RNA sequence: UCCCCGGUAGCUCAAUUGGCAGAGCGUUCGCCUGUUAAGCGAAGGGUUACUGGUUCGAGUCCAGUCCGGGGAG
Numbered sequence: 001u002c003c004c005c006g007g008u009a010g011c012u013c014a015a016u017u018g019g020c021a022g023a024g025c026g027u028u029c030g031c032c033u034g035u036u037a038a039g040c041g042a043a044g045g046g047u048u049a050c051u052g053g054u055u056c057g058a059g060u061c062c063a064g065u066c067c068g069g070g071g072a073g
Stems, first nucleotide, its partner, number of pairs: 001072007010025004019056001027043005049065005
């Protein structure tokens, strides 16, 4: 320098053909228990890396940039 994959909640990851952004774990609160743990229920938590573009509508499509991983020279 070039090619490929990835970037979404604190962490690990989903999100089908473009159509209301979710799960598990963790956190907080409650229930249960003599207490803790386990179990059950609820709540909170998001500029979908960044900037533009297309579209009635973008996590998803297009262009550029940044970061991480792999490959070629």

A computed fold for a 73-nucleotide RNA from a Minisyncoccota bacterium, annotated as transfer RNA. It matches the Rfam family "tRNA". It is annotated as a transfer RNA. Rfam links the family to the GO term triplet codon-amino acid adaptor activity.